[in-house]
This is a predicted structure of a 93-nucleotide RNA (SAM riboswitch aptamer (S box leader)) from Tersicoccus sp. The prediction has a mean pLDDT of 86. Its Rfam family is "SAM riboswitch aptamer (S box leader)". About the family: The SAM riboswitch is found upstream of a number of genes which code for proteins involved in methionine or cysteine biosynthesis in Gram-positive bacteria. The SAM riboswitch acts at the level of transcription termination control. The predicted structure consists of a complex stem-loop region followed by a single stem loop terminator region. An alternative and mutually exclusive form involves bases in the 3' segment of helix 1 with those in the 5' region of helix 5 to form a structure termed the anti-terminator form.

RNA sequence: AUACCAUCCCGAGCGGCCGAGAGAUCUGGCUCGUCGACGCCGCAGCAACCCACCGAUCCGUCGGAAGGGUGCUACCGCCAGGAUCGAUGGAGU
Numbered sequence: 001a002u003a004c005c006a007u008c009c010c011g012a013g014c015g016g017c018c019g020a021g022a023g024a025u026c027u028g029g030c031u032c033g034u035c036g037a038c039g040c041c042g043c044a045g046c047a048a049c050c051c052a053c054c055g056a057u058c059c060g061u062c063g064g065a066a067g068g069g070u071g072c073u074a075c076c077g078c079c080a081g082g083a084u085c086g087a088u089g090g091a092g093u
Base pairs, nucleotide, nucleotide: 001093002092004090005089006088007087008086013043014042015041016040017039021032022031023030025082026081027080028079029078044073045072046071049069050068051067053064054063055062056061077085
């Protein structure tokens, strides 16, 4: 980079730095933000996709736990409509 599968209404925030936009894109709304948003870093936490582990099994899988790898921690992917849309994980080429 490309095609495939699963998920996207549950859950979980503090501190430091920065300084004006941010909530993916288009239109229309709504919301967050100089009482410092968004982002980055640290710590903490949530969750259970993958690996490892424990139990059950009709061998398809289900349940538990949370050590390792990701992910996530305003609002249903913020809402409605649209799109050859996007994000995350897994296993391929």